[in-house]
RNA sequence: AGGCCUGUAGCUCAAUUUGGUUAGAGCGCUGGGCUCCAAACCCAGAGGUUGGGAGUUCGAGUCUCCCCGGGCCUG
Numbered sequence: 001a002g003g004c005c006u007g008u009a010g011c012u013c014a015a016u017u018u019g020g021u022u023a024g025a026g027c028g029c030u031g032g033g034c035u036c037c038a039a040a041c042c043c044a045g046a047g048g049u050u051g052g053g054a055g056u057u058c059g060a061g062u063c064u065c066c067c068c069g070g071g072c073c074u075g
Stems, first nucleotide, its partner, number of pairs: 001074007010027004020058001029045005051067005
């Protein structure tokens, strides 16, 4: 330098198949219940500009382009 993969909640990951109802789960966190206290367990809650920007579309996490970070391959 070129090619491919990847980026979604604090962490690990779904949702991309075929663009379509509100972006969800587990763990963690906060509050409450239970308990003498705690753990475990139960209930409730908060937390996301889906890496950044632009475009296509009635509609984008999903498609296209540019940039940034990470990984792999080729030279």
The RNA shown here (transfer RNA) has 75 nucleotides and comes from a marine sediment metagenome.
The sequence is in RNAcentral, with records from MGnify.
Rfam family: tRNA. From the family's description: Transfer RNA (tRNA) molecules are approximately 80 nucleotides in length. By type it is a transfer RNA.
Model confidence (mean pLDDT): 81 of 100.